This is a predicted structure of a 317-nucleotide part of an RNA (large-subunit ribosomal RNA, domain IV) from Gelidium arborescens. The prediction has a mean pLDDT of 84. RNAcentral holds the full RNA, with entries from ENA. NCBI's taxonomy places the organism under Eukaryota, Rhodymeniophycidae, Gelidiales, Gelidiaceae, Gelidium.
Context: one part of a larger RNA
RNA sequence: UUAUAUUGAAGGAACUCGGCAAAUUAACUCUGUACGUUCGCAAUAAAGAGAACCUUAAUAAAAUAAGGUAACAUAAAAUAAAAAGCAACGACUGGUUAUCAAAACCACAGGACUCUGCUAAUUUAUAAAAAAGUAUAGAGUCUGAUGCCUGCCCAGUGCUUAAAAAAGAAAAAGAUAAGUUAAAAGCUUAAAUUUGAAUUCUAAGUAAACGGCGGUUCUAACUAUAAGAAUCCUUAGGUAGCGAAAUUCCUUGACGGGUAAAUUCCGUCCUGCAUGAAUGGCGUAACGAUUGCUUUACUGUCUCCAAUAUAAACCCG
Repeated sequence: UUAUAUUGAAGGAACUCGGCAAAUUAACUCUGUACGUUCGCAAUAAAGAGAACCUUAAUAAAAUAAGGUAACAUAAAAUAAAAAGCAACGACUGGUUAUCAAAACCACAGGACUCUGCUAAUUUAUAAAAAAGUAUAGAGUCUGAUGCCUGCCCAGUGCUUAAAAAAGAAAAAGAUAAGUUAAAAGCUUAAAUUUGAAUUCUAAGUAAACGGCGGUUCUAACUAUAAGAAUCCUUAGGUAGCGAAAUUCCUUGACGGGUAAAUUCCGUCCUGCAUGAAUGGCGUAACGAUUGCUUUACUGUCUCCAAUAUAAACCCG
C1' cells in the first nucleotide's frame, strides 16, 4: 500500500449518475392496523408492549397470577423483514440473450378475424402429422386479465364474389393448297376455320385486412377569442379519450405543490414540431431482484480520515 473483517468523536447522504456499498430492522407472544379494492386482498400494513431464573398457587402438562434473586443489558450469543408515500410500464404465476442485458421483451387466460364439410384446410412432399379428431373440431394471423369502449374512410394495395363483352397458349380437330409421282395412295410442308384455362380488364363487397383520417379567409357593441359564414381540395378529413407524455423540437413551456434553493418528480393547462382507439384507446385492486421521485429510520457514502486483526506485496537483515 492492497484485500478481507471489526470499531469510531460531532454531524447524518453534505457522497454519488444514483444511498452503490454498508448500517438499521429481524424469530416468538399480545395489542393494534390506513388509503384503495375485482371484497379475495391490501396486511407481518403502519404503530406499540412483553420476555431470564427461583419459590408458591394453578394445570393432566402448560398458559397464567403473587412474591423473590442477579445484572448496564434476560428473543442477554448465533440464526433471523428496514419501513412508508406518489407516479410510469406490464394485469398476474411463468419464460428469455448457456458465458456482460431478466426487462417495459416473450408467453398467458380472455377477445377478434380468416381458412377448412373430411379423400378437410394446413405442414415446399410420395411418407407422416393434423387425427384413430370432425366446425363447442383443426389450422393461420392480430390483440393481450378485468372495467368503460373500440369513431370516419373501400380512392390506392390486398382478399372475396360475379359475369355480358374484350385481351389471353400450347395442344387437339382441320376445309384447302404446295412438294414428291405419268397419275394416285402414302409421306412432308403451309394453313383459313373451330375448341381453348388461370389470369388481365370490369363491377360489387371487405378495415379486430395493409393502411389513411386537410388547407385558406372573415366574423360578436373594450380587447381577446370565434359558436358561425365563405372558399379550395379529398376516398375520408382524427370521434371518445388521453396529452410538454417511454411520444413536445422550440423547452429548464406556463401555473400550482414539494425544497432555503428543483433541467428531475407530482397535479393542472393544451399552443399534440410529430397522440388516438385490438399496429388497440383510457382507467385499474393485486403482483414486480422493472423504471423515476419523495419521506422516516439508519449509518465511515461523505465532511476527513483514524485505529485494530489476518493475509499478501514492498523495504532492511